Predicted 3D model of a 155-nucleotide RNA (Lysine riboswitch aptamer) from a pig gut metagenome. Of the family's consensus pairs, 100% are formed in the model. RNAcentral holds the sequence, with entries from MGnify.

RNA sequence: UAGAGGCGCGAAAUUCAUGAGUCAUGUAUCUAAGUGGGCACACGAUGAGGAUACAUAAAAGGGUAUUUCGCCGAAGGAUGGGAUAGGGCGGCUAUACAUCCUGGUUGCGUAUUUAAUAGGUACGUAACUGUCAUCAUAAGUAUGAUGGAGUGCUA
Repeated sequence: UAGAGGCGCGAAAUUCAUGAGUCAUGUAUCUAAGUGGGCACACGAUGAGGAUACAUAAAAGGGUAUUUCGCCGAAGGAUGGGAUAGGGCGGCUAUACAUCCUGGUUGCGUAUUUAAUAGGUACGUAACUGUCAUCAUAAGUAUGAUGGAGUGCUA
C1' cells in the first nucleotide's frame, strides 16, 4: 500500500406498520388552588390542576422492506476535561478530541432505556465462525485440542 472474516459495520433517502384514537386543541358539566421547571421565571377564581362526554387529531425516537453511499476499529461503549453550537442560564443536548475496553454473529439470563415482550446498551453464559501460535494425527495441507487478541492476520 492492497486485501480477508459475514445474517459483517455505519450513514442517507423512500416506503410500510407501530407510536395512537395517545399527546394536544375546542365545547359542555362536576370539583376547587395550584401547575410547568434543574434554576431563573411563566401561567392561574376572567378557574390552575383533576375527572367525564363529544368533536378534531398529531409528531419524534426506535422497527420492516427497497435502493444508494462510505468502509473492515468497520463501529460500539465507559470516563474525563476543555473547544464549538443550541438555549435566558445550567455537564441540559449535539459534534469533534484524549485515555481505556470490545475480533465478529446468534441464543439465553439479569439490569437499564423505550409505548413495546420490538430494538439499543452493560454484565454474565453457551454455541457458531474468522485469524494467529503451540501440540497431536495424517500426507489430500485437512482434522482435533489448548490458548491469544484487531496498533491483530494475509500479500